Context: one part of a larger RNA
Molecule: large-subunit ribosomal RNA, domain II
Organism: hot springs metagenome
RNA sequence: GCCAACGAGUUACGAUAUGCAGCAAGGUUAAGCUUUUCAGAAGCGGAGCCGCAGGGAAACCGAGUCUUAAUAGGGCGCUGUAGUUGUAUGUCGUAGACCCGAAACCGAGUGAUCUAUCCAUGAGCAGGGUGAAGCAAAAGUAAAAUUUUGUGGAGGCCCGAACCCGUGUCUGUUGAAAAAGGCUGGGAUGACUUGUGGAUAGGGGUGAAAUUCCAAUCGAACUCGGAGAUAGCUGGUUCUCCCCGAAAUAGCUUUAGGGCUAGCCUUAAGGAGAAAGAGUUACGGAGGUAGAGCACUGAAUACUCUAGGGGCUUUCAUCGGCUACCGAAAGUUAUCAAACUCCGAAUGCCGUCAACUUAUCCUUAGGAGUCAGACUAUGGGUGAUAAGAUUCAUAGUCGAGAGGGAAACAGCCCAGACCAUCAGCUAAGGUCCCAAAAUAUAGAUUAAGUGGGAAAGGAUGUGGGAUUGCACAGACAACUAGGAUGUUGGCUUAGAAGCAGCCAUACAUUUAAAGAGUGCGUAAUAGCUCACUAGUCGAGUGAUCCUGCGCCGAAAAUUACCGGGGCUCAAAUCUAUUACCGAAGCUAUGGCUUGACACUUAGGUGUCAGGGGUAGGGGAGCAUUGUAUAAGGGGCGAAGGUGUACCGAAAGGCGCGCUGGACAUUAUACAAGAGAGAAUGUUGGC
Numbered sequence: 001g002c003c004a005a006c007g008a009g010u011u012a013c014g015a016u017a018u019g020c021a022g023c024a025a026g027g028u029u030a031a032g033c034u035u036u037u038c039a040g041a042a043g044c045g046g047a048g049c050c051g052c053a054g055g056g057a058a059a060c061c062g063a064g065u066c067u068u069a070a071u072a073g074g075g076c077g078c079u080g081u082a083g084u085u086g087u088a089u090g091u092c093g094u095a096g097a098c099c100c101g102a103a104a105c106c107g108a109g110u111g112a113u114c115u116a117u118c119c120a121u122g123a124g125c126a127g128g129g130u131g132a133a134g135c136a137a138a139a140g141u142a143a144a145a146u147u148u149u150g151u152g153g154a155g156g157c158c159c160g161a162a163c164c165c166g167u168g169u170c171u172g173u174u175g176a177a178a179a180a181g182g183c184u185g186g187g188a189u190g191a192c193u194u195g196u197g198g199a200u201a202g203g204g205g206u207g208a209a210a211u212u213c214c215a216a217u218c219g220a221a222c223u224c225g226g227a228g229a230u231a232g233c234u235g236g237u238u239c240u241c242c243c244c245g246a247a248a249u250a251g252c253u254u255u256a257g258g259g260c261u262a263g264c265c266u267u268a269a270g271g272a273g274a275a276a277g278a279g280u281u282a283c284g285g286a287g288g289u290a291g292a293g294c295a296c297u298g299a300a301u302a303c304u305c306u307a308g309g310g311g312c313u314u315u316c317a318u319c320g321g322c323u324a325c326c327g328a329a330a331g332u333u334a335u336c337a338a339a340c341u342c343c344g345a346a347u348g349c350c351g352u353c354a355a356c357u358u359a360u361c362c363u364u365a366g367g368a369g370u371c372a373g374a375c376u377a378u379g380g381g382u383g384a385u386a387a388g389a390u391u392c393a394u395a396g397u398c399g400a401g402a403g404g405g406a407a408a409c410a411g412c413c414c415a416g417a418c419c420a421u422c423a424g425c426u427a428a429g430g431u432c433c434c435a436a437a438a439u440a441u442a443g444a445u446u447a448a449g450u451g452g453g454a455a456a457g458g459a460u461g462u463g464g465g466a467u468u469g470c471a472c473a474g475a476c477a478a479c480u481a482g483g484a485u486g487u488u489g490g491c492u493u494a495g496a497a498g499c500a501g502c503c504a505u506a507c508a509u510u511u512a513a514a515g516a517g518u519g520c521g522u523a524a525u526a527g528c529u530c531a532c533u534a535g536u537c538g539a540g541u542g543a544u545c546c547u548g549c550g551c552c553g554a555a556a557a558u559u560a561c562c563g564g565g566g567c568u569c570a571a572a573u574c575u576a577u578u579a580c581c582g583a584a585g586c587u588a589u590g591g592c593u594u595g596a597c598a599c600u601u602a603g604g605u606g607u608c609a610g611g612g613g614u615a616g617g618g619g620a621g622c623a624u625u626g627u628a629u630a631a632g633g634g635g636c637g638a639a640g641g642u643g644u645a646c647c648g649a650a651a652g653g654c655g656c657g658c659u660g661g662a663c664a665u666u667a668u669a670c671a672a673g674a675g676a677g678a679a680u681g682u683u684g685g686c
Stems, first nucleotide, its partner, number of pairs: 001686006011095013026050003032044005054061002064076004098236002101233001105226006116200009125190001127159003130155001134151006163187003168183004202218001204214002211220001239621006249262005263370002265367007276360001277358005282352004291343001292341002297337003302332003308326002310323004373398010403414003418591004423587003429581003432565003438578001440577006451567001457552002461549010478536005484509003489503003515530001519528002592611008622675001624672008633663001640659005646653002
């Protein structure tokens, strides 16, 4: 891992609701006793319980009573009588209470054969080195000190086996081993190592101290018991079909992943039937949002005016005067506001003996689940007018929703799946091929593969529109020719001559025209050129604005920004039109089923409207084991096993063949150890 078997809402006693049954202003027995077919009963037993009356704390009174001084007022009752016993089912309570699961807590015991420390008594430590004290001799001294040479053999001394340890590294890591092996390393006469016996025990011991060790277990050992501890937590919870169908919100909560009440779901009964619900229209209301505005409150720009202040000046001190300063108030101009408003919508909300369309709605009672929501659109807050962010509101979808489209894609677009059909029509979206349907029609645009990713900004891309200048008295472009004189204007300057700089520049002359000069250039001149003019040529040529589609801007890590092929008078974009394809939508035909209504020979038939569904509520069934009653299958072959093309809407069911070798089935009731795929489920097998 697979297969098989086992494996989870039970039982008792109460409470409550509903169904059924008995009796009914009553209902009912409990323990116990008697009888009996000894197994279910029958009879007795009225103690007790519930109901028939309430009020009061109570005494007590009583259709009333309590409060009170009260006869007032008020509270709870009466004036509408239904209960009770049994049983079944739903739910709740107390019990382990659907099942499995802690870490822990407590009690009584068992452990120091491992290990920690200690006690008693024993044992062990190759070999080599170093050479303390002391002593002796000699030297030395007045004597000492001292020195030298020997002797001597100390030491938590040195090197290094046994022995003890475990430094580094490699191997090993389902190991040879639940801590080892190889190499290397530390101590090795000591606070050394070790044998045997003994002591200390869990709220404890022991500890050269690491929460270390106390039998592979230690921030509190192990065994059994309390014990099925508790688990607001995780996991699991077993057959089928039919009807309805949520929530992820509010308030409170040592509350936030739990709960209680309400909201939303379901079932039953009742109300309503002049339908109380929903919607549209009409009419009547309240309001201060969007917008707008500056009348208030604030913010804020410029100017004018002018109190006041500063500065300068004047004076003995004033009075005065002045101002490129500041400036309240006022005025003008132009602005801003969630906590501003002189104003002010659209929607939404509330209402109505209104009209129309629909079919809900309310009350009581039983049962729930839900309290982590997600995205999209719109209106806001927080944030950075960031987030697949977060938090509100309104709506939708998902959640609990399949189908078609968006290549793929819970939340987007279309559309809500009872079943069947080799029938039809459509939606969104599409119609060259992959791939169902137009290589459709008419007219434009785009040349960028734009389409098929992006901004500020940039550009004689190109289409459309508008305004305007010049132009056959010849424009624009090109070519030919001219582009002069006073003058090198004045100043400045080394120089400044159109062209470094300053001043003037509507200077004047000759002219068809020619600036006291548009650029290049020179040290300064020179030189080239432009404006301007004439000629050649012969018809359009400039400027600005609005707008459609394109271009650049455009650098990232797998090929990878049309799903692909591929597409250019498109298979791109815009406008218009006609066809077609396209879904579980709608229609057609047949069938099943639910509710309401009508009819009915009570079997049913017809009409209308329904049948997506998680949590969850309600209904109807299938199968298993056993009991009772009835039937009566089986050695001419039961159960079980196996094969099978049959029947039923499903759970399931019949028949037949083979196997098997002795029990089994049907109907109606009843009772449950009553259905397996999941629980790191349990046991067995492979």